Transfer RNA from a Candidatus Melainabacteria bacterium, 72 nucleotides, folded computationally. The sequence is in RNAcentral, with records from ENA. Its Rfam family is "tRNA". Rfam describes the family as follows. Transfer RNA (tRNA) molecules are approximately 80 nucleotides in length. The same sequence occurs in records of 2 taxa. The coordinates come from a structure-prediction model, not an experiment, and the mean pLDDT is 82.
[in-house]
């Protein structure tokens, strides 16, 4: 250079032929216990970036951005 594939909470992952993100571990706060672990229980916390289509977009079209893979 041409082609594909992926991209969600700190991490790991679900949900992905449109109706609005859910869990594990982490982490914060409370109960328990003399403290501490564990172990209840509650909180915070994410669609790589920009457009475009639609009432409505993680989802569908483009373009870029990063990683990988095939290929010349």
């Nucleotide at each position: 250079g041409g082609g594909g594939u992926u991209a969600u909470c700190g991490u790991c992952u679900a949900c992905c032929c449109g109706g609005a993100a859910g869990g594990a571990c982490g982490c914060c706060a409370g109960g328990c216990u003399c403290u501490c672990a564990a172990u209840c229980u509650g909180g915070a916390g994410a669609a790589g970036a920009g457009g475009g289509u639609u009432c409505g977009a993680a989802u569908c079209c483009c373009u870029c951005u990063a990683a990988c893979c095939c290929u010349a």